[in-house]
This is a predicted structure of a 72-nucleotide RNA (transfer RNA) from a Patescibacteria group bacterium.
Its mean pLDDT, the model's own confidence on a scale to 100, is 82.
Its Rfam family is "tRNA". Rfam classes the family as a transfer RNA.
Formats: sequence, structure tokens, C1' cells
RNA sequence: GCCCUCGUAGUUCAAGGGAUAGAACAGAGGUUUCCUAAACCUCCGAUCCAGGUUCGAGUCCUGGCGAGAGCA
Repeated sequence: GCCCUCGUAGUUCAAGGGAUAGAACAGAGGUUUCCUAAACCUCCGAUCCAGGUUCGAGUCCUGGCGAGAGCA
């Protein structure tokens, strides 16, 4: 340099173009307990950036940024 894949809560992962972007773990609060742990309940918290397509984009297209793999 060329080509491919990926980028979503603090972390690991979901979400066939359509209703409020979900789950687990982590964090906070509560119930229980003499206390702690465990268990149960509640809460907090995210779509890498900029454009485009569309009635509607996490999803499709273009460019950029970042990570990884391949070729030279």
C1' cells in the first nucleotide's frame, strides 16, 4: 500500500429496517441476618465520529477514526 472482519452500558454479549436498544456480571439502595456472605426486590448506566438513503437506521451506503486478521 491492497483486501477482509469488527466497533452497542464499567466488562462480556444480544437486537431478521419498525413499538420503550435487552441480558448476564459489576456498581448503588432495600428486605432478610447479631454481623458478613448468599438469596430476593428496586435503581443506575450504552449504539465510535460526520454525512447520505428511508415514513422510520444499532442495522443499509460513503468518508473518517480505532482494533484485529490476511496478501505484498